Annotation:
This is a predicted structure of a 74-nucleotide RNA (transfer RNA) from Pirellula staleyi DSM 6068. It is recorded under the gene name tRNA-Val-CAC-1-1. It matches the Rfam family "tRNA". Rfam's curators write: Transfer RNA (tRNA) molecules are approximately 80 nucleotides in length. The sequence is in RNAcentral, with records from ENA, GtRNAdb and Rfam.
RNA sequence: GGGCGAUUAGCUCAGUUGGUUAGAGCACCGUACUCACACUGCGGGGGUCGUUGGUUCGAGUCCAAUAUCGCCCA
Numbered sequence: 001g002g003g004c005g006a007u008u009a010g011c012u013c014a015g016u017u018g019g020u021u022a023g024a025g026c027a028c029c030g031u032a033c034u035c036a037c038a039c040u041g042c043g044g045g046g047g048u049c050g051u052u053g054g055u056u057c058g059a060g061u062c063c064a065a066u067a068u069c070g071c072c073c074a
Base pairs, nucleotide, nucleotide: 001073002072003071004070005069006068007067010026011025012024013023019057028044029043030042031041032040050066051065052064053063054062
């Protein structure tokens, strides 16, 4: 220098052919239970989907550029 893949909640990840509310587990907070803690049940907070721009009535999803990480080639 070239190619491919990944980037979504604090962490690990899903997200179907572009469509109505962006979700799960763990973690965190509250509460019930307990003498207390743990376990368990119930409830809750937390996101402009790496960044910028574009296409579209509509973008996490399509296109372009760019950043970081990983793999391969030279």